[in-house]
RNA sequence: GCCUUCUUGGCCCAGUGGUAGAGGCGUUGCACUUGUAAUGCAAAGGUCGAUAGUUCAAAUCUGUCAGGAGGCA
Numbered sequence: 001g002c003c004u005u006c007u008u009g010g011c012c013c014a015g016u017g018g019u020a021g022a023g024g025c026g027u028u029g030c031a032c033u034u035g036u037a038a039u040g041c042a043a044a045g046g047u048c049g050a051u052a053g054u055u056c057a058a059a060u061c062u063g064u065c066a067g068g069a070g071g072c073a
Base pairs, nucleotide, nucleotide: 001072002071003070004069005068006067007066010025011024012023018056027043028042029041030040031039049065050064051063052062053061
């Protein structure tokens, strides 16, 4: 330098054009307990790496940029 792939809450991860982005861990509160842990219930936390484009409509498709991983030279 070229090619492929990934980027979604604090962490992991689903969603591959259509109303309000699913779930797990963690956090907070409550219940339970003599107390803790475990367990149960509830809550908070994202506008999907940035930007532009396509579309009636974009996390999803396209371009550019940034970052991570892999390959070729």